[in-house]
RNA sequence: GCAAUUUUAGCUAAAUUGGUUAAGGCAUCUAACUUCGGAUUAGAAGAUUGGAGGUUCGAGCCCUUCAAGUUGCU
Numbered sequence: 001g002c003a004a005u006u007u008u009a010g011c012u013a014a015a016u017u018g019g020u021u022a023a024g025g026c027a028u029c030u031a032a033c034u035u036c037g038g039a040u041u042a043g044a045a046g047a048u049u050g051g052a053g054g055u056u057c058g059a060g061c062c063c064u065u066c067a068a069g070u071u072g073c074u
Stems, first nucleotide, its partner, number of pairs: 001073007010026003019057001028044005050066005
């Protein structure tokens, strides 16, 4: 330099052919329980889906570009 692939909450991770409120788990917070803590149970909060732009009635998903990681080739 070229090609492929990945990027979603603090961590992990799903999402059908593009379809209307973006799942789940761990962690966090609150309450119950407990002498306290832990465990358990119930509840709550946390995402402009890596940045920007485009296509579309509609984008996590398609296209372009940029950034970062991984792999291969030269």